């Protein structure tokens, strides 16, 4: 880099370093010297691995295997820690209108986490 897949209205930023940009691109609207991006501490959550608890099987037991699923803590591996992924954009459908808006869904794009390639 690409594919498949499951999530994306909930939760979590205070402290120290640092010293001007960030919010994926585009328009928008926003955060920021009352300190941004980044790095350490913290903190959330609970994909994945482990682990205890359940269940089935097999077994005399002891224990070993399994899976859709369910619980629990949070060791590992990631991730997250302004604003629904901030908000739109592209189809539909409602309502309003006829230049202009609003509401829903659903995709596209994007981001994380397993797997593949």
């Nucleotide at each position: 880099c690409u594919c498949u897949u499951a999530u994306c209205c909930a939760g979590a930023u205070a402290g120290g370093c640092a010293g001007a940009g960030g919010g994926a691109a585009c328009g928008g609207c926003c955060c920021u010297g009352u300190g941004a991006a980044g790095c350490c501490u913290g903190g959330c959550a609970a994909c994945c691995u482990a682990c205890c608890g359940g269940c089935g099987u097999u077994g005399u037991a002891a224990a070993a295997c399994g899976a859709c699923u369910u619980g629990g803590g949070a060791a590992g591996g990631u991730g997250c820690c302004a604003a629904u992924u901030c908000c739109g954009g592209c189809g539909c459908c409602c309502c309003g209108g006829u230049u202009u808006g609003g509401g829903g869904u659903g995709a596209a794009a994007g981001a994380u986490g397993a797997g593949g390639g």
Molecule: SAM riboswitch aptamer (S box leader)
Organism: uncultured Dehalococcoidia bacterium